RNA sequence: AUCAGAUAAAUGCAAGGCUGUCGAAAGGCAGAGGCUCAACGCCAAGGAUCUAAAGCGGAAUUGCAAUGACCGCCGGGCUGCCGAA
Numbered sequence: 001a002u003c004a005g006a007u008a009a010a011u012g013c014a015a016g017g018c019u020g021u022c023g024a025a026a027g028g029c030a031g032a033g034g035c036u037c038a039a040c041g042c043c044a045a046g047g048a049u050c051u052a053a054a055g056c057g058g059a060a061u062u063g064c065a066a067u068g069a070c071c072g073c074c075g076g077g078c079u080g081c082c083g084a085a
Stems, first nucleotide, its partner, number of pairs: 005082001011038002018031005035072001041078003046074002049069002055064003
């Protein structure tokens, strides 16, 4: 230095529910909080999934529809902390 991921230590992340807020919605952001993770940091022009505003259709409470969302669903790319047997 590399591999190796621990009942180590340091550090970081932060689910559900709650409050506030943005959004048509899915969902996002902030706060306290702490289910977890070790890339649960970033990337949506890979797939899956969610929503369905505009638009199109319908007699209809509805159907189609991504340019919206999701990386804490799977895969891929980039970067990074600690560190033993």
Molecule: c-di-GMP-I riboswitch aptamer
Organism: Desulfobacteraceae bacterium